[in-house]
RNA sequence: GGGGAUAUAACUUAAUUGGUAAAGUUUUUGUUUUGCAAUCAAAAUAUUGGGGGUUCAAAUCCCCCUUUCUCCA
Repeated sequence: GGGGAUAUAACUUAAUUGGUAAAGUUUUUGUUUUGCAAUCAAAAUAUUGGGGGUUCAAAUCCCCCUUUCUCCA
């Protein structure tokens, strides 16, 4: 230098071929206990890596840039 993959909540991952983002862990509050842990209930956190385009509608399709990994040279 060229090809491929990757990026979503604090962390680990989903999202059924475009219809408005889910779960576990975590944190906080409550419940319970003499106390702690565990259990149970509720809550909190995402401009879906950045920008632009297509569309009534984009995590998803197109273009550019960036991060990380990998293959070729």
Transfer RNA from Candidatus Nasuia deltocephalincola, 73 nucleotides, folded computationally. The RNAcentral record of the sequence draws on ENA and Rfam. Rfam family: tRNA. By type it is a transfer RNA. Its family is annotated with triplet codon-amino acid adaptor activity in the Gene Ontology. The coordinates come from a structure-prediction model, not an experiment, and the mean pLDDT is 80.